A computed fold for a 75-nucleotide RNA, annotated as Glycine riboswitch aptamer. It matches the Rfam family "Glycine riboswitch aptamer". About the family: This family represents the bacterial glycine riboswitch. The family has 44 seed sequences and 9,425 matches in Rfam 15.1. It was read from a public genome assembly, where an Rfam model found it. Its mean pLDDT, the model's own confidence on a scale to 100, is 80.
[in-house]
RNA sequence: ACGCAACGCUGGAGAGUGCGCGAAAAGCGCCGCCGAAGGAUUCACGAUCUCAGGCAAAAGGACAGCGCCAAUGGG
Numbered sequence: 001a002c003g004c005a006a007c008g009c010u011g012g013a014g015a016g017u018g019c020g021c022g023a024a025a026a027g028c029g030c031c032g033c034c035g036a037a038g039g040a041u042u043c044a045c046g047a048u049c050u051c052a053g054g055c056a057a058a059a060g061g062a063c064a065g066c067g068c069c070a071a072u073g074g075g
Stems, first nucleotide, its partner, number of pairs: 002073001007067005016031001018030004032055003038051001039049003
């Protein structure tokens, strides 16, 4: 030099802005639904579960690209 975490920028799905109370898209209750934060089940993958999270916008968001870049590794 390379490479990785983190960080920054960009893109980023799915599913009722359902009903009642409420000034409210907050909150509470009830029912239905989603899986791409995380988590659990599985030897692993896949798949499954939905505790959490989410189901207008905002926020979040696995993942991808670019930038940047430690420790360890390694030339």